The RNA shown here (small-subunit ribosomal RNA) has 1501 nucleotides and comes from a metagenome. Its Rfam family is "Bacterial small subunit ribosomal RNA". Gene Ontology terms of the family: ribosome and structural constituent of ribosome. The sequence is in RNAcentral, with records from SILVA. Model confidence (mean pLDDT): 83 of 100.
[in-house]
């Protein structure tokens, strides 16, 4: 410090996720030791048991043990009495119990923090100072007696003491009243001094000393201090406005009461105030701070341990005592709960330390000790102390240590992998040497301890110090040290697809599973599980949860708003914020200095102590804050004064659909009346509804009505926006310009507010021509609740009101300043020239276009900014849910404003790029259409496919690009399928070992055959070891047309013989990419030319190759035959020839070369000449980058998987040939351009010895018999057919057509039943030119005619090739299909066979409404009213004081009562929940249903 994830790729926006650190944690696996910390975060739920606050006998009475002294009794060591003694102790009394310890429920508050105030206060114990302590009195607990009660406990009688209580005296001082003075002060006022008057205290104890006495501890009053507290104030202190108004003791005053103290703190009266947008009130949540975690910081989160403060103590209320409490281990009352009970009553409060129960993912011992530190009491010794010091449990955290070290290569064995060579685990182990932290045993053994009593010394007092005496450790025989022993006692967890360090094998097969995000898994998974290896950390490691970080993703530091989320519809304007220039003053902000505070701990730095570290200690720094004082005066502010530049006022001139009202106008439309006139009109893609003989449409004349204002008219004008258009008049707003004068900052922005605000809509009343939601009808359509047509109501118009929203858009808030230009346009002004019209120049205001810097993600903006800055306002923070729900406000309603959450996804989005696509555009091509010719689709048959059937009908190919395809030949074989019979190292290959030999041939038996078995005959070679060959046994292995063409190679189809596909360098762009390859021409062509930030190059095109068309040369048999000769019935038949045809080698020829025109002086195109051929002459071979996971594992090859007495191999028979049906491809036809018969003519290219087979003979024929020739330019197949000539048929289901069937045959072949071809005779089906639709073909082509070949024993209507005869048409590119280039749009990229919307159906999830139901909290009114303070009364009763004493008074008290008052009750209200039949939309789900709304002009933008 960043990374992953939206896309085919890119840049941006933007969310989600990860890597880091931390934790009072929990869970999983694992676990050796020590130190230091830490440990109920959940129910402030309930608690058994023990302990957690006592102490003082030197305050008091009483009781009184041990022990001592004396006396008595006597059993002489026991008892009793008296005195002393005083351990111990219930009670009275004093002090403490208000500290210490726990918890965080409540509390949004002066609770807390910080800084102040108290002139408005209190303060026990402690310290200092001053002054005192005189004299009296009556009670009461205890004890004892009586009574009641189960108990807790209570009542009464008698008696007693005090440092308990009370009276009197004294009063330095205090307090109060009055008066005077001084001083301080911000006001009330404070402080001090003086004088007079009134009033106000006390307690003793006591070691010692012979005694007097008396240190010391206490007591009273006063002042001061210290400490601790009370109260008040400034500032800081969570969220919600879907909480906007709150408040009646409320705000203030007067008086009184009350308090330690101010105060509505309380009461009475008076006034009507007080708080609030700078957020009152209400609701939710929460103890707060120092700090802690994180972070570079600013911040964000948090408040467990430690420390400060606050609050609370079962819930609520209340006071008492006291210096202090409204009191955790006190009291009273009420409620809930628990326990005891004799049922009458009682007792209790762990949020103290341990511990228990329940809850929960989860949190410890019913331990030791007061030795240390601290606290209470005491003169002290001392006692008490679950504070505290320690130990125990828990890897809960942090820190440290260890589990050994050094050598050790046959690189052991084993494991894993393997290309079978090896690699790896791995110096790792074993083995050798060494060490002993730890461990075990034994021994030694701390520090923590200082004190204390008494006496001195010292000091302001403590502290300190000296002497003497006797001692104190829970932890603990612990830390630590020494010795001996022995590698001995000690390693796991997570991960290995990317992020992110680290990979292989096997298993699994969208299963099981993983996953933080992206995503893995559907038979070769580095992602699942296991193993091996590797990586990381290590007594831990992972997971989960939470916080901060990364996140500049709430942006103060430090973001944005044209299109990504985001500018309010517009203006005016309140509060607020901000504000021109000069001078002077002040000092609030600001800056500097000083000072107080900012507790300690923590953090940081430097040191020190535990062996180190964690931890602890010391010092420094820091604590960024607040207060006080001093200083400065630039800036902001305030005050005063001045200025004119901002702003405004006055005057002249100007333009204008700016607004409101009234009046007027013409054209058009519709309607009405009348005339003329006759059959249609209207409407559409085409129609129909509609209208018209009752006279329409058309046309003429007249009349009526309402609405809107052609031309001018314009990216022209005006207005804040919405918006504004015939003409005229009236009223009225703003703007611009020119030059002067005046005011003197009067300004900008603007939350709340107010006004305006298109269309539609609403209310009331008018109006209503045209248009026209809804609605009706007609069409279209699968449907058509639409688009189109005919009608048509609201509405549109006017008046008065409401609504308050729009893509209210420049998707761009307002204002001001600055920053290159060019060119239009509107209005005005100025200058120059001119007689002038006019033109030129300049300025201002508005409105457009282009463009530079700059900005921007890009597109783009660019003086009218989206540039550079300032001021103020509004708004945004992932997509969906949702502008929804709910609440509130507004509205007559419609609805508007404000405006969530649960849940769900990992994206949603912007701009640009390359493709693809479009029922987008432009250009161009192709038998693509058109123009033609002939077919298919109908029939019969053949053949292939689907389907069905079957034991099997083997398998593959399936739009174009499968279907006479693989198959250029299924009767057996082929053959892969089925049934049955057999074989198992195998039908076939290689190798080794052993054994036996024979290989091979013939014959027989069984059998369907394979095979089995029997008999007979019978080897080669040799260096004699053996080898070849055969059989058998055994082991490696063979075999597989078994699977996967989606693991592959190779080959092939298709786009397409279409003209395209790319690269290097350069340049442009942030980038994907672009450029080149686009443009202007041209071509069959990215063919060529020109231009150009491109210049070149490659694969394709073309050419080179073959064939064909012409000529020449060479060659001359088997081919040829012109001339010469011979010969025949005839024929190159023969001699001969080398001319011709031909054969097959080599050349020539065609290149837009020539001419003319055109074109840009180009490329080229058009025409012409010549030529056998003319513009690639015709045909073939040749197939760029790539696409379709196209086809093929059954040609072949091949990875992996599967099989191995079977999925291999052999054999026989069957099947691949089935047959209701559907499709493709063909053949033959339907006839007269024909059929039949007879005659007759002309090819090319091929094939042939297991062959072609002449001729002759036989047969109606298929064919048979026989054999001449030919290994082929020689012989044979071989007859070419259509054609031509002649005869016949005469339009019929025929002399067309030939299927089907019967009979008889021929040929091939072991074998024609399933299942061959052919022949003859007989039979003679459908079919009379074929619906929708669809195919081929542009010239030697289509059409038509036959011939040959491959395969092959035989078999084709198929296929491949060959020649014969031989057309028609093409105006042209609008349309269909396909393709190329450019451009445009896109929400597509698996790329339109794309994407995608909504209803419905089903499942699940969360939510809203809901008759109601049931809780909680808060609150109003009223009722009842405990305890208790306060007030009033006070029978009765009463020790202290007084008096005139049987008693009365003063005073006190039980008790009663009044106000207030908790809980409770009644009736409501508000808020938040629980449950809820049913209803509603939303989200998510597998491949459901219906349509096709959007994206292309998305087919109606």
């Nucleotide at each position: 410090a960043g990374a992953g994830u939206u896309u085919g790729a890119u840049c941006c926006u933007g969310g989600c996720u990860c890597a880091g650190a931390a934790c009072a944690a929990a869970c999983g696996c694992u676990g050796g030791c020590g130190g230091c910390g830490u440990g109920u975060c959940u129910u402030a739920a309930g608690c058994a048991u023990g302990c957690a606050a006592g102490u003082c006998g030197a305050a008091c009475g009483a009781a009184g043990a041990a022990c001592c002294u004396g006396g008595g009794g006597c059993u002489u060591g026991c008892u009793u009495c008296a005195g002393g003694g005083g351990a111990u102790u219930a009670g009275u009394g004093g002090c403490g119990a208000a500290c210490g310890g726990g918890u965080g429920a409540g509390u949004a508050a002066c609770a807390c923090g910080u800084g102040g105030a108290u002139a408005a206060c209190c303060u026990g114990c402690c310290u200092c100072a001053a002054a005192g302590a005189c004299u009296g009195g009556g009670a009461u607990a205890g004890c004892u007696c009586u009574g009641c009660g189960a108990a807790a406990g209570c009542a009464g009688g008698a008696u007693u003491a005090a440092u308990a209580c009370c009276g009197g005296a004294u009063a330095a001082g205090g307090u109060c009243u009055u008066a005077a003075c001084a001083u301080c002060a911000u006001a009330a006022g404070g402080u001090g001094u003086u004088a007079a008057g009134a009033u106000u205290a006390a307690a003793g104890g006591a070691a010692g000393g012979c005694a007097a006495c008396a240190a010391c501890c206490g007591c009273u009053u006063u002042g001061a201090g210290a400490u601790g507290g009370g109260u008040c104030c400034g500032c800081g202190c969570u969220c919600u406005a879907u909480u906007a108004g709150c408040u009646u003791g409320u705000u203030g005053g007067u008086a009184a009461g009350g308090u330690a103290a101010c105060g509505g703190c309380u009461u009475a009266c008076c006034a009507a105030g007080g708080c609030g947008a700078c957020g009152a009130u209400a609701g939710a949540u929460a103890g707060u701070c120092g700090g802690c975690c994180u972070g570079a910081g600013a911040g964000g989160g948090u408040g467990g341990a430690c420390g400060g403060c606050c609050a609370c103590a079962u819930u609520g209320g209340g006071a008492c005592u006291g210096a202090g409490a409204u009191a955790c281990g006190g009291c009273c009352c009420a409620g809930a709960c628990u326990c005891c009970u004799a049922c009458g009553g009682g007792a209790g409060g762990c949020a103290g330390c341990a511990g228990c129960u329940a809850a929960g993912a989860a949190u410890c011992u019913u331990c030791c000790g007061c030795a240390a530190u601290g606290g209470g009491c005491g003169c002290a010794a001392g006692c008490c102390u679950g504070a505290c010091g320690g130990a125990g449990c828990g890897a809960c955290g942090c820190c440290g240590c260890g589990u050994g070290a050094u050598c050790g290569a046959u690189g052991a064995a084993g494991g894993c992998u393997u290309u079978c060579g090896a690699g790896u685990u791995g110096u790792a182990a074993a083995g050798a040497u060494c060490u002993u932290u730890u461990c075990u045993u034994a021994g030694g053994g701390a520090a923590g301890a200082a004190g204390g009593c008494u006496a001195g010394u010292u000091u302001a007092c403590u502290a300190g110090u000296u002497a003497c005496c006797a001692u104190u450790g829970a932890c603990u025989g612990u830390a630590c040290c020494u010795a001996a022993g022995g590698a001995a006692u000690a390693a796991g967890c997570c991960c290995c697809g990317g992020c992110u360090a680290a990979u292989u094998a096997c298993g699994u097969g969208c299963c099981a599973g993983c996953a933080g995000c992206c995503g893995c898994g559907g038979u070769a998974a580095u992602a699942c599980g296991u193993a091996a290896g590797g990586g990381g950390c290590g007594a831990g490691c992972g997971u989960u949860g939470u916080u901060c970080g990364g996140a500049a993703u709430c942006a103060c530091u430090g973001g944005g708003c044209g299109u990504a989320a985001a500018g309010g519809g517009u203006a005016c304007g309140u509060a607020g914020g901000c504000g021109g220039a000069g001078u002077g003053a002040c000092a609030a902000g600001u800056u500097g200095g000083a000072u107080g505070u900012g507790a300690a701990a923590u953090c940081u730095u430097u040191a020190a102590g535990c062996u180190c570290a964690a931890c602890u200690u010391a010092a420094a720094a820091a604590c960024u804050g607040c207060g006080u004082c001093c200083a400065a005066a630039a800036c902001u502010g305030u005050c005063a004064u001045u200025c004119u530049g901002g702003a405004g006022u006055u005057u002249g001139g100007g333009a204008u659909a700016g607004g409101a009202a009234a009046a007027c106008g013409g054209a058009a439309u519709u309607c009405c009346u009348g005339g003329u006139g006759u059959a249609g009109g209207a409407g559409u893609g085409a129609a129909a509804u509609c209208u018209a003989u009752a006279g329409a449409u058309a046309u003429c004349a007249g009349g009526a009505a309402g609405a809107a204002c052609a031309c001018c008219g314009a990216u022209g004008g005006c207005g804040a926006a919405g918006g504004c258009a015939g003409u005229u008049u009236u009223c009225u707003g703003g703007c611009c310009u020119a030059a002067a004068a005046c005011u003197g900052a009067c300004g900008c922005u603007g939350a709340u507010g107010u006004a305006c605000g298109a269309a539609a809509g609403c209310u009331a009343g008018g109006g209503g021509a045209g248009c026209g939601a809804a609605c009706g009808g007609g069409a279209u359509u699968a449907g058509a609740u639409a688009c189109c047509c005919c009608g048509g109501u609201a509405g549109u118009c006017c008046u008065a009101g409401c609504c308050g929203u729009a893509a209210a858009c420049g998707u761009u808030g307002u204002a001001u300043a600055c920053u290159a230009g060019g060119u239009g346009u509107a209005u005005g002004a100025g200058g120059u020239a001119u007689c002038g019209a006019u033109c030129c120049c300049u300025c201002a205001u508005g409105u457009g276009c282009c463009g530079g810097a700059g900005c921007u993600a890009a597109c783009g903006c660019a003086u009218u900014a989206a540039g550079u800055a300032u001021a103020c306002c509004g708004c945004c923070u992932g997509g969906g849910g949702a502008g929804u729900a709910u609440g509130c406000u507004c509205g007559c309603a419609a609805g508007a404003g404000u405006g969530a959450a649960a849940c769900u996804c990992a994206a949603a989005g912007g701009a640009a790029u390359u493709g693809a696509c479009g029922g987008g555009g432009g250009c161009c091509c192709g038998c693509a259409c058109a123009a033609g010719c002939g077919g298919u689709g109908g029939a019969g048959c053949a053949u292939g496919u689907g389907g069905u059937u079957u034991a099997a009908u083997u398998c593959g190919a399936u739009g174009a690009u499968a279907c006479g395809c693989g198959a250029a030949a299924a009767a057996c074989c082929u053959u892969a399928c089925c049934u049955g019979g057999g074989u198992u190292u195998g039908a076939c290959a290689u190798a080794u070992a052993c054994c036996a030999g024979g290989a091979u041939u013939a014959u027989g038996u069984a059998g369907a055959a394979a095979u089995a078995u029997a008999u007979a005959a019978g080897c080669c070679u040799u260096u004699c070891g053996g080898g070849g060959c055969u059989g058998g046994u055994a082991u490696a292995c063979a075999g597989g047309u078994g699977c996967u063409g989606c693991a592959u190679g190779g080959c092939u189809g298709u786009c397409g013989u279409c003209a395209g596909c790319u690269c290097g360098u350069g340049u442009c762009g942030u980038g994907a990419g672009a450029u080149g390859u686009u443009g202007g021409g041209u071509u069959a062509a990215g063919u060529c030319c020109c231009g150009c930030a491109a210049c070149g190059a490659g694969c394709g095109c073309a050419a080179c190759c073959c064939u064909u068309a012409u000529c020449c040369c060479u060659u001359g048999u088997u081919g040829c035959u012109a001339a010469c000769g011979g010969g025949u019935g005839a024929u190159g038949c023969c001699g001969a020839g080398a001319a011709c045809u031909c054969u097959a080698g080599g050349g020539a020829g065609a290149c837009u070369g020539c001419c003319g025109g055109u074109g840009a002086c180009a490329a080229g195109c058009c025409g012409g000449a010549g030529g056998a051929a003319g513009g690639u002459g015709g045909g073939g071979a040749u197939g760029a980058c790539g696409u379709c996971a196209a086809g093929u594992c059954c040609u072949c090859a091949u990875g992996g998987c599967c099989u191995u007495u079977a999925u291999a191999c052999c054999c026989a028979g069957g099947g691949c040939c089935a047959c209701a049906c559907a499709c493709g491809u063909g053949c033959u036809a339907c006839a007269a351009u024909g059929g039949a018969c007879a005659g007759u003519a002309c090819a090319g290219a091929g094939a042939g010895u297991c062959g072609c087979g002449a001729g002759a003979c036989g047969g109606u024929g298929a064919c048979g018999u026989u054999u001449a020739g030919c290994u082929a330019a020689u012989c044979u197949c071989a007859a070419a057919a259509a054609g031509c000539u002649g005869u016949u048929c005469u339009c019929a289901g025929u002399u067309c057509g030939g299927a089907u069937u019967g009979a008889a045959g021929u040929c091939u072949g072991a074998a024609a039943c399933u299942c061959g071809a052919c022949u003859u005779c007989a039979u003679g089906a459908a079919g009379u030119u074929g619906g929708a639709a669809u195919c081929g073909c542009u010239a030697g082509u289509a059409a038509u005619c036959g011939c040959a070949g491959a395969u092959c024993a035989g078999c084709g209507c198929g296929c491949u090739g060959c020649g014969g005869u031989g057309a028609a048409u093409a105006c042209g590119u609008u349309c269909c299909c396909g393709g190329g280039c450019c451009u445009u749009g896109u929400a597509c990229a698996c790329a339109c066979c794309g994407c995608c919307c909504g209803u419905c159906a089903c499942a699940c999830c969360a939510c809203c409404c809901g008759a109601g139901u049931u809780g909680a909290a808060u609150u109003u009114a009223c009722c009842c009213g405990a305890a208790g303070u306060c007030g009033c009364a006070g029978a009765u009763u009463c020790a202290a004081c007084u008096u005139u004493u049987u008693a009365a008074g003063a005073g006190a008290u039980a008790u009663g009562u009044g106000c207030c008052g908790a809980a409770g009750g009644u009736a409501g209200a508000u808020u938040c929940g629980u449950c809820g039949a049913g209803g509603g939309g939303g989200g998510u789900g597998a491949a459901g249903u219906c349509g096709u709304a959007a994206c292309a002009a998305g087919g109606u933008a």